[in-house]
RNA sequence: GAUAGAGGUUGCGUAUUUUAUCAGUAAUUUUUUGGAUGUGGCGGACACAGGAGAAGAAAAAUGAAAGGGAAAGACGCCGAAAGGACAAAGGAUCCGGCAGCUUUGUCCUUGGGUAUACAGCGAAUAGCUGUAUAACUGUCAUCGAUACGAUGGUGCGCUAUC
Numbered sequence: 001g002a003u004a005g006a007g008g009u010u011g012c013g014u015a016u017u018u019u020a021u022c023a024g025u026a027a028u029u030u031u032u033u034g035g036a037u038g039u040g041g042c043g044g045a046c047a048c049a050g051g052a053g054a055a056g057a058a059a060a061a062u063g064a065a066a067g068g069g070a071a072a073g074a075c076g077c078c079g080a081a082a083g084g085a086c087a088a089a090g091g092a093u094c095c096g097g098c099a100g101c102u103u104u105g106u107c108c109u110u111g112g113g114u115a116u117a118c119a120g121c122g123a124a125u126a127g128c129u130g131u132a133u134a135a136c137u138g139u140c141a142u143c144g145a146u147a148c149g150a151u152g153g154u155g156c157g158c159u160a161u162c
């Protein structure tokens, strides 16, 4: 260097199906009120709705979805993958400064899952992500020892073969 392979208290990811939640919420319609603004993310332009009554408020009727969760089997896998930074592209009426979404690329961080705390995301007390701590666990080295323990390292790692 090449090929093959291992880790597991739910190993990792993906889509699908089912399911609870979101939520009797958003939205729509009607009625009453209100009385000039409102919508297209922000700004500008432009467009549209609006005294044949905008926003807002109350009531009634109908009444979701996405994202996130759980379960199942399937598929792809063992830097599986996740997160962060930067850049580019795309899509939103147009412009381009900002914000946000998706995709791609480069670089950086993390061996793995669990629990707790904090922070962020989240409708959420769920869950996810990050960091810290704790024990556990895979693996390697050293030392003591001999089916074990201690210390340290760890994915550019580890094992086998060539």
Stems, first nucleotide, its partner, number of pairs: 001162005008078001011077004016072004027062007037049004041098002043095003081110010111137002114134008138154007
Molecule: Lysine riboswitch aptamer
Organism: uncultured Kineothrix sp.